The prediction has a mean pLDDT of 85. This is a predicted structure of a 100-nucleotide RNA (c-di-GMP-I riboswitch aptamer) from Novimethylophilus kurashikiensis. It matches the Rfam family "c-di-GMP-I riboswitch aptamer". About the family: GEMM was predicted in a large-scale screen for bacterial structured RNA regulatory elements. Gene Ontology term of the family: cyclic-di-GMP binding. The organism belongs to Novimethylophilus, within Bacteria. Of the family's consensus pairs, 100% are formed in the model.
RNA sequence: CACUGUUAACGGCUAACUUGUCGAAAGGCAAGGGCGCAAAGUCACCGGUCUAACGAGAGAACUCCUUGCGAGAUUUCUCCAUGACGGCGGGACCGCCAGU
Numbered sequence: 001c002a003c004u005g006u007u008a009a010c011g012g013c014u015a016a017c018u019u020g021u022c023g024a025a026a027g028g029c030a031a032g033g034g035c036g037c038a039a040a041g042u043c044a045c046c047g048g049u050c051u052a053a054c055g056a057g058a059g060a061a062c063u064c065c066u067u068g069c070g071a072g073a074u075u076u077c078u079c080c081a082u083g084a085c086g087g088c089g090g091g092a093c094c095g096c097c098a099g100u
Base pairs, nucleotide, nucleotide: 002100003099004098005097012037013036017032018031019030020029021028022027035087041093042092043091045090046089047088048085049084050083055079056078057077058076059075060074062072063071064070065068
């Protein structure tokens, strides 16, 4: 340095869930907690998945009036990341120990 791996040793991280907090949400952060992980360390470059605020389209009923291809506000559905996921896969970078 490369490959293989957790047999041994030192250790490391932390799923679900609970509480608090940020966020429209997905989800993030902190404390607790451990399902598990040999990269479950870091990175949104590629794919995939999640959410749908803003925006666009359609529908419903309500109010107002100058009764119309009108105005106002409410609500449902569809599409849409610029949002999110590194414990979905690929890729990049860094790394402990042991063996070859």